A computed fold for a 346-nucleotide part of an RNA from uncultured Marinobacter sp., annotated as small-subunit ribosomal RNA, central domain.
[in-house]
Context: one part of a larger RNA
């Protein structure tokens, strides 16, 4: 250097953007670095291989040949790769016109409900459970009516519906703003794909500072249950959950399936556009589901949204435990994260 793999057996970075690098559409001309062919020189001897010969044979030895797959020089070839020049439009991007969407940010507004406060009516219970008790209530609770305060979340619509790279996003309105899609086919002319490092985003919990706190609720307290009950059940209840700013950087961050491109039977549902006509069908582009041919898979299954057939680039795996530990480095306020062994043992 070479192998086989990565949905579930070990293995796809949580997800983007992007540097170096790797790889890269069609046509023409040139060049000759890679590539290919010829020639020359060299590639010591011995060894290996072949033939013949010498020790009675063999090992061993001698002679000759081949080989030494390499390197250098030189003469050519020009298909492919590279390089240089020119051109193209299908890849990519831009432009114009549209419709869809819980995509993101900021501000404002709304109604229902819970809780609390004030007042009215009203009287002995209420709450809770398997059953109870702790608990609340004659200092008037629960129930009911009126008024007020405040915080959080937005029933129905709602849908294997939509949007987003992922995390994720759901009342209404306004402003700011990203992306995708369809139609037009005007413009640029390969501007592309991937992406080690790097950089940004990244649920929940947690941390710092300052606010806020209705409900819920780790910790905690009490009541039950129980042999015990540091639990499950009940009554309370603080961090937290909410907001602003700053950290953390992890998840079964899952489709347990990296990205891009091309090709490869169909059937059926649904979302957003376009076209056609006979208006309820046909067709086309993009998404999202179900079933299924070929193929594939150890099987399960996957199956134009591939786990099929191929190409390019990155990441990762290499028996179980020890161990995602120790040590070192680095990041973090900390918690801890990232990187990541060995002895030993089966």
């Nucleotide at each position: 250097c070479u192998g086989g793999g990565c949905g579930u057996a070990a293995a796809g970075c949580g997800c983007g953007c992007g540097u170096a690098g790797g790889c890269g559409g069609c046509c023409c001309u040139g060049u000759a670095a890679g590539u290919c062919a010829g020639a020359u020189g060299u590639g010591a001897a011995a060894u290996c291989c072949c033939a013949c010969g010498g020790c009675u044979c063999a090992a061993c030895c001698g002679u000759g040949g081949a080989a030494c797959u390499g390197c250098a020089u030189u003469u050519g070839a020009a298909a492919c790769u590279g390089c240089a020049a020119g051109g193209c439009u299908u890849g990519a991007a831009u432009c114009c016109u549209g419709g869809a969407g819980a995509g993101g940010g900021u501000g404002g507004c709304a109604g229902a409900a819970u809780u609390c406060c004030u007042g009215g009516u009203g009287u002995a219970g209420g709450a809770g459970u398997g059953a109870a008790a702790u608990c609340c209530g004659u200092a008037g609770a629960u129930a009911u009516c009126a008024g007020g305060a405040g915080g959080a979340a937005u029933a129905c619509c709602a849908g294997u519906g939509g949007c987003g790279a992922a995390g994720g996003c759901g009342g209404c309105c306004a402003c700011c703003u990203g992306g995708a899609c369809a139609g037009g086919c005007a413009u640029u002319g390969a501007c592309g794909c991937u992406g080690a490092g790097g950089u940004g985003c990244g649920a929940a919990a947690g941390c710092g500072u300052g606010g806020g706190u209705a409900g819920c609720a780790a910790a905690c307290a009490g009541g039950a249950u129980u042999a015990g009950a540091u639990a499950c059940c009940c009554u309370g209840g603080u961090a937290g959950u909410c907001c602003a700013c700053g950290c953390c950087g992890u998840a079964a961050a899952c489709g347990a399936u990296g990205g891009a491109u091309a090709c490869u039977a169909g059937a059926u549902g649904u979302c957003g556009g376009g076209g056609g006509c006979u208006u309820g069908c046909c067709u086309u582009c993009g998404g999202u589901g179900u079933c299924g041919c070929a193929g594939u898979u150890a099987a399960c299954g996957c199956g134009u949204u591939a786990a099929g057939u191929a190409u390019c680039c990155c990441g990762c795996c290499u028996g179980g435990g020890g161990a995602g530990u120790a040590c070192g480095g680095u990041c973090g306020c900390a918690a801890g994260g990232c990187u990541g062994a060995a002895a030993c043992u089966c």